Predicted 3D model of a 624-nucleotide part of an RNA (large-subunit ribosomal RNA, domain V) from a Candidatus Peregrinibacteria bacterium. The RNAcentral record of the full RNA draws on ENA. It matches the Rfam family "Bacterial large subunit ribosomal RNA". Gene Ontology terms of the family: ribosome and structural constituent of ribosome.
Context: one part of a larger RNA
RNA sequence: ACCACAGUUAGACGGAAAGACCCUAUGGAGCUUUACUACAGUUUGACAUUGGGGUGCGGCGUAACAUGUGUAGGAUAGGUGGGAGACUUUGAAGCCUUGUCGCUAGGCGGGGUGGAGUCACCCUUGAAAUACCACCCUUGUUGCGUUGCGCCUCUAACCUGAGCCGCAUUCUGGUUACUAGACCUUGUGUCUAAAAAUCUAGCAGCUAGAAUCCGGUUCAGGAACAGUGUUUGACGGGUAGUUUAACUGGGGCGGUUGCCUCCUAAAGAGUAACGGAGGCGCGCAAUGGUUGGCUUAGCACGGAUGGAAAUCGUGCUGAAUGUGUAUGCGCAAAAGCCAGCCUGACUGCAAGACCUACAAGUCGAGCAGGGACGAAAGUCGGUGCAAGUGAUCCGGUACUUCCGCGUGGGCGGGGUAUCGCUCAACGGAUAAAAGUUACCCUAGGGAUAACAGGCUUAUCGAGUCCAAGAGCUCAUAUCGACGACUCGGUUUGGCACCUCGAUGUCGGCUCGUCGCAUCCUGGGGGGGGAGCACCUCCCAAGGGUAUGGCUGUUCGCCAUUUAAAGCGGUACGCGAGCUGGGUUCAGAACGUCGUGAGACAGUUUGGCCCCUAUCUGCUGUGGU
Numbered sequence: 001a002c003c004a005c006a007g008u009u010a011g012a013c014g015g016a017a018a019g020a021c022c023c024u025a026u027g028g029a030g031c032u033u034u035a036c037u038a039c040a041g042u043u044u045g046a047c048a049u050u051g052g053g054g055u056g057c058g059g060c061g062u063a064a065c066a067u068g069u070g071u072a073g074g075a076u077a078g079g080u081g082g083g084a085g086a087c088u089u090u091g092a093a094g095c096c097u098u099g100u101c102g103c104u105a106g107g108c109g110g111g112g113u114g115g116a117g118u119c120a121c122c123c124u125u126g127a128a129a130u131a132c133c134a135c136c137c138u139u140g141u142u143g144c145g146u147u148g149c150g151c152c153u154c155u156a157a158c159c160u161g162a163g164c165c166g167c168a169u170u171c172u173g174g175u176u177a178c179u180a181g182a183c184c185u186u187g188u189g190u191c192u193a194a195a196a197a198u199c200u201a202g203c204a205g206c207u208a209g210a211a212u213c214c215g216g217u218u219c220a221g222g223a224a225c226a227g228u229g230u231u232u233g234a235c236g237g238g239u240a241g242u243u244u245a246a247c248u249g250g251g252g253c254g255g256u257u258g259c260c261u262c263c264u265a266a267a268g269a270g271u272a273a274c275g276g277a278g279g280c281g282c283g284c285a286a287u288g289g290u291u292g293g294c295u296u297a298g299c300a301c302g303g304a305u306g307g308a309a310a311u312c313g314u315g316c317u318g319a320a321u322g323u324g325u326a327u328g329c330g331c332a333a334a335a336g337c338c339a340g341c342c343u344g345a346c347u348g349c350a351a352g353a354c355c356u357a358c359a360a361g362u363c364g365a366g367c368a369g370g371g372a373c374g375a376a377a378g379u380c381g382g383u384g385c386a387a388g389u390g391a392u393c394c395g396g397u398a399c400u401u402c403c404g405c406g407u408g409g410g411c412g413g414g415g416u417a418u419c420g421c422u423c424a425a426c427g428g429a430u431a432a433a434a435g436u437u438a439c440c441c442u443a444g445g446g447a448u449a450a451c452a453g454g455c456u457u458a459u460c461g462a463g464u465c466c467a468a469g470a471g472c473u474c475a476u477a478u479c480g481a482c483g484a485c486u487c488g489g490u491u492u493g494g495c496a497c498c499u500c501g502a503u504g505u506c507g508g509c510u511c512g513u514c515g516c517a518u519c520c521u522g523g524g525g526g527g528g529g530a531g532c533a534c535c536u537c538c539c540a541a542g543g544g545u546a547u548g549g550c551u552g553u554u555c556g557c558c559a560u561u562u563a564a565a566g567c568g569g570u571a572c573g574c575g576a577g578c579u580g581g582g583u584u585c586a587g588a589a590c591g592u593c594g595u596g597a598g599a600c601a602g603u604u605u606g607g608c609c610c611c612u613a614u615c616u617g618c619u620g621u622g623g624u
Base pairs, nucleotide, nucleotide: 001624002623003622004621005620006619007618008617010616011615012614014611015610022445023444024443025442027441028440029437030436031435032434035242036241037240038239039238041235042234043233045231046230047229048228049227051154052153053152054151055150056149057148058147059146060145061144062143063142064141065140066139068137078136079135080134081133082132085119086118087117094113095112096111097110098109099108100107101106158222159221160220161219162218163217164216165215166214168212169211170210171209172208173207174206175205176204178202179201180200245257246256247255254274258280259279260278261277262276263275281426282324283383284382288342289341290340291339292338293337294336296320297317298316299315300314301313302312322331323330325388327386328385329384346369347368348367349366352363353362354361358427371380372379373378394420395419396418397417398416399415400414402413403412404411405410452499453497454495455494456493458492460488461487462486463485464484465483469479470478506581507579508578509577511573512570513569514568515567516566519544520543521542522539523538524537525536526535527534546560547559548558549557550556587605588604589603590602591600592599593598
């Protein structure tokens, strides 16, 4: 060196399981609720099934009767018309008693007594007799009809309970007959046929009982209610179907989402970021048009009250002022500030351009109509410009010489104008929508997080330089501010580069190995080193570098030792070597949060650790 065997598991990002964690999907499912929308269910009213009687209170109609007071006036005059007489022994006036109405004046009735008169026409009044008749009005009483509501009641609908009858079905039992089979006896060589007894099964008839359906009937109770049907409103996670946005240096939380201005933006345009700064979701009938005129602000000096600033004068600077509203760019022929007259903040259009994926957005000479201002030339289709906004659908309103329903009416549609969206997630999925999952599932992703690695090194650790200062004095024995420059890659991070068709995660055990920025032992320099002890620096990695208590702990604290009880790397070394206390599934509980389902780098208890070694490496033995 090669080969073989026996071992061991460090590696083959070993095997196994298209990662369960995380994210994504206009994927799914379970669950919740004051998410949305339905449905069951519950309930309200109406109508039907649904009929009779009584009574109370209302509405309407009808008949009779009553009812009616401003003042003047004999007095309680409803209106209008007719009208010269009407009522009375079928009992007038008056008197007694009683009812009712009432504005307390009286009116209208019943009964008794009484026994012959009472009233009208006169006088007042807008209107004259309720003397008498007719038609009405207001308010009321009574009767009748109808209707509504409340209460009571009836029975015949309807409901409940019990009984009886009929039919049908099923089950249980009895009995009769028939059929089939088995066994035995007789007969027989075999076959066929027949008779008697027993048992079993099936079917049919009759009969008894039980249960149920349907129909009829009787009794009792309830009763036009209840129940049921149609319809209407309400409640309604009981059930169901769904929704519950995106961006994002992972996701969540936070923030943002449309429009305008500036910078970033690299001197045409355009240009990103969770880059740096601000605004808008309007206002104005004058803050618009035109014609004419004017010039702001600051500073200095001077000037009564008067001051830092009021108004006045002179000079200087020159646009610093002002502009409805942010910023930028403009603006003196002013776009700034006044005044006069007005409404062009017009109608119908539009050559041509800008911008641009589309849809949108922007500018616009000029023509026609009819105007405003101006002597005229001319200017005027809002505002110094750039923000002040919303497609389509569906509806409303006004107008319309349009269309459809054969025509008129009417209805529906179109056209023109206009209105209704914080559709603000602002190119707007629907008219209409929130959560939870550790009970979870699927498709995917290393396009994207948690471990480890990588890059980086803010943070961290170590060192060097400068030397203000401390060190009694003295920067540098020792320490060293403010700063500067390096190194390391053990911390916390940043990035998201391999790995999500799986790279097992803290601590302990076992077994190591390496670095030196050395804890001990060794050698040396300096000291603010007398000695002992100690401080600091240089060299040095050969060897060594604790046991217990508490805690899952690493760490740390404590106790006691030691020469010393070093710091780090090794996938925070090591789970195909062990453990499984912690963390990190499913059970359960507490506190807290949540209406709830549930949740919590809060706590507590419980909770499956697979692999027979092919190759490499390593250990041992043997052979060539």
About this RNA:
The source organism's lineage runs through Bacteria, Bacteria candidate phyla and Candidatus Peregrinibacteriota.